[in-house]
Molecule: TPP riboswitch aptamer (THI element)
Formats: sequence, C1' cells, structure tokens
RNA sequence: AACAACUUCCGGGGGAGCUCGUGUUCGGGCUGAGAGGGAGUUUUAGCUCCGACCCUUUGAACCUGGUGCGGAUAAUGCCGCCGCAGGAAGAGAGUGAGGACUGUGA
Repeated sequence: AACAACUUCCGGGGGAGCUCGUGUUCGGGCUGAGAGGGAGUUUUAGCUCCGACCCUUUGAACCUGGUGCGGAUAAUGCCGCCGCAGGAAGAGAGUGAGGACUGUGA
C1' cells in the first nucleotide's frame, strides 16, 4: 500500500424486435441477458404499477444520427461498419490482499 476481476447494500437508468400457424386469446420458429410473467385502466390499442433480465460514469445497457451503408437471412435494429460521433443512470462496502510490487533497517 494499489489495479483488473468478482460479490454486495441503498439508489437510479433501459428495452421488449422479426416471423409462421385462419390467429387481438393461444402455440411454434430466429437473434438475444431479456422479445411481455402478474395486476389495474381503457378508445382494444395503448398507458400505469409490479416482477424477470441487462446496465449504472472504469458507462456500446439503452437513445439519436437512421426509413444510413455493406453482408447474410424466410424475415428482422441477424452480423459488421458508422463508433477514441453525439447523448445516457452513482455513491459506498467486501473479496482479491498475512499476497505482488516498492522503500527502509538488520
């Protein structure tokens, strides 16, 4: 006397796409951590709350650019680029650590 990484208290942020089956119920397929599990409301398509999941400044969770460009696919925000572009929600505790490393003395 620290880093990475991991765990965690409290708080906060975020998304829910494509597709098939007569198809708002229901069931299946693709990617993904997650593709809507529960309740309320209502103009039946949204909204609100809760849950699961991910992310929380060491921030590509997520949003904008974007009805972008290239590739692949049955199709898609599927993959890559764009992207040390612009935004985006935080402060603690613990493990790591009787260690590594550095310094000093004998």